[in-house]
Transfer RNA from a Myxococcota bacterium, 73 nucleotides, folded computationally. It matches the Rfam family "tRNA". By type it is a transfer RNA. Gene Ontology term of the family: triplet codon-amino acid adaptor activity. The sequence was found in a public genome assembly. The coordinates come from a structure-prediction model, not an experiment, and the mean pLDDT is 80.
RNA sequence: GGGCCCUUAGCUCAGCUGGCAGAGCAGUGGACUUUUAAUCCAACGGUCCCGGGUUCGAGCCCCGGAGGGCCCA
Numbered sequence: 001g002g003g004c005c006c007u008u009a010g011c012u013c014a015g016c017u018g019g020c021a022g023a024g025c026a027g028u029g030g031a032c033u034u035u036u037a038a039u040c041c042a043a044c045g046g047u048c049c050c051g052g053g054u055u056c057g058a059g060c061c062c063c064g065g066a067g068g069g070c071c072c073a
Stems, first nucleotide, its partner, number of pairs: 001072007010025004019056001028042004049065005
């Protein structure tokens, strides 16, 4: 220098053919228990890496950039 892949909640990751942003874990509150743990219930938690474009509508499609990984040189 070239190519490919990844980036979504605090962490690990889903998200289908463009149409309400989700799960598990962690944390918080509650139930249960003599207490803790375990178990159960509930709510909370988001600049979908950044900027632009297409579209009635973008996490998803297109362009540029950033960070990380792999391969080639």